[in-house]
A computed fold for a 350-nucleotide part of an RNA from a Verrucomicrobiales bacterium, annotated as small-subunit ribosomal RNA, central domain. NCBI's taxonomy places the organism under Bacteria, Pseudomonadati, Verrucomicrobiota, Verrucomicrobiia, Verrucomicrobiales. The coordinates come from a structure-prediction model, not an experiment, and the mean pLDDT is 89. It matches the Rfam family "Bacterial small subunit ribosomal RNA".
Context: one part of a larger RNA
RNA sequence: CUGGGCGUAAAGGGUGCGUAGGAGGCCGGGAAAGUCUGAUGUGAAAUCCCACCGCUUAACGGUGGAAUUGCAUUGGAUACUGCUCGGCUCGAGGAUCGGAGAGGAAAGCGGAAUUUCUGGUGUAGCGGUGAAAUGCGUAGAUAUCAGAAGGAACACCAACGGCGAAGGCAGCUUUCUGGAAGAUUCCUGACUCUGAGGCACGAAGGUUAGGGGAGCAAACAGGAUUAGAUACCCUGGUAGUCCUAACAGUAAACGGUGCACAUUAGGUGUAGGCGGAUUCGACCCCGUCUGUGCCGCAGGAAACCCAUUAAAUGUGCCGCCUGGGAAGUACGGUCGCAAGAUUAAAACUC
Numbered sequence: 001c002u003g004g005g006c007g008u009a010a011a012g013g014g015u016g017c018g019u020a021g022g023a024g025g026c027c028g029g030g031a032a033a034g035u036c037u038g039a040u041g042u043g044a045a046a047u048c049c050c051a052c053c054g055c056u057u058a059a060c061g062g063u064g065g066a067a068u069u070g071c072a073u074u075g076g077a078u079a080c081u082g083c084u085c086g087g088c089u090c091g092a093g094g095a096u097c098g099g100a101g102a103g104g105a106a107a108g109c110g111g112a113a114u115u116u117c118u119g120g121u122g123u124a125g126c127g128g129u130g131a132a133a134u135g136c137g138u139a140g141a142u143a144u145c146a147g148a149a150g151g152a153a154c155a156c157c158a159a160c161g162g163c164g165a166a167g168g169c170a171g172c173u174u175u176c177u178g179g180a181a182g183a184u185u186c187c188u189g190a191c192u193c194u195g196a197g198g199c200a201c202g203a204a205g206g207u208u209a210g211g212g213g214a215g216c217a218a219a220c221a222g223g224a225u226u227a228g229a230u231a232c233c234c235u236g237g238u239a240g241u242c243c244u245a246a247c248a249g250u251a252a253a254c255g256g257u258g259c260a261c262a263u264u265a266g267g268u269g270u271a272g273g274c275g276g277a278u279u280c281g282a283c284c285c286c287g288u289c290u291g292u293g294c295c296g297c298a299g300g301a302a303a304c305c306c307a308u309u310a311a312a313u314g315u316g317c318c319g320c321c322u323g324g325g326a327a328g329u330a331c332g333g334u335c336g337c338a339a340g341a342u343u344a345a346a347a348c349u350c
Base pairs, nucleotide, nucleotide: 003322004321005320006319007304008303012318014201015200016199017198021194022193023192025088026087027086028085029084030083033081034080035077036076037075038074039073040072041071042070049065050064051063052062053061054060091191092188093187094186095184096183097182103177104176105175106174107173108172109171110154115149116148117147118146119145120144121143125136126135162169163168206247207246208245209244210243211242215241216240220236221235222234223233258317259316260315261314262313263312266295267294268293269292270291271290272289273288274287275286276285299306300305323350324349325348332343333342334341335340
């Protein structure tokens, strides 16, 4: 010496399940593959290195040794790793119990509001803006009252709150259904971790077919503004937004922070559970586990900041980075109905 890194400098896969592979708890026995050690054989010569010698010296040459870090056979060692046998319970999973939750799917129901329609009252304006105009209105609008239709979204509660792997999830009720946390410490007995490929899920927008269409609203039309105004503002308005079935597979898919395990001061709020004390029973209070925030020590960091929810200290596995531009592009492959997605360069240039 035997790379260094990935919150913001290039770099964590959008997320999960899981195949191969890699890694793997405690105790004991066996065998001896890895590992360690001895012996034997081999490892051509020359070269290199060392000692001595020969050419007057050197280069050069000769003799001997060492080296050849390797391989094979064989004798041993057994701590560690692997293999095998037996056992254990702390990892992991299960059982039982009572709680929490916008977790998911389907069905039904509800009120407020917007719009439209019908009828009543009523009369000249309404609407809109910085100001206007387009627009609507004497065929009776706006306003107001009653009724009806239809679609979409669910004020307050609401939180710095909860749930979910992520995307995401919010009116109420019912049915079906997934997961997490706690308590008991009853059962199994390492059944574990990660995960190339693979499979599944995956906002918005987009696509196909059939429905639906209240409001909003790309495109589009008109009115304004302006030097112009293919915009910002206004009046309209179609796809779309909604539902069913299928496709697509991307986002600043962000905590810009992969997953798992262990270790390392605390303080304070909050959500769920359990225990203690108290009480008639509770609340407050004390303790504890899990989640979610803020502050902060050690430590880390270029700094910002992170700090038991680590970006600290370690271990295992996966993904990714290697100057800027060209470029997440071209070509080719795969996928897609298409849009495009994915994989992914180079010339050239600084």